[in-house]
RNA sequence: GGUGGUAUAGCUCAAGCGGUAGAGCGCGUGCUUAGCAUGCAGGAAGUCUUAGGUUCAAUUCCUGGUACCUCCU
Numbered sequence: 001g002g003u004g005g006u007a008u009a010g011c012u013c014a015a016g017c018g019g020u021a022g023a024g025c026g027c028g029u030g031c032u033u034a035g036c037a038u039g040c041a042g043g044a045a046g047u048c049u050u051a052g053g054u055u056c057a058a059u060u061c062c063u064g065g066u067a068c069c070u071c072c073u
Base pairs, nucleotide, nucleotide: 001072002071004069005068006067007066010025011024012023013022019056027043029041030040031039049065050064051063052062053061
């Protein structure tokens, strides 16, 4: 220098091949307990890496950038 890939909740990760996205753990509330743990129920938390383009509508498609990983040289 080039190829391919990854970027989604506080953390680890899914899903969706165009119509505003979920799980586990964690956090918080209530119930249960004399109290704690466990268990049960509800909840909060996401500009879906960034800047443009296409579109009625983009996390998804196209282009560029950033960070990281792999491979080639």
Molecule: transfer RNA
Organism: Camelus ferus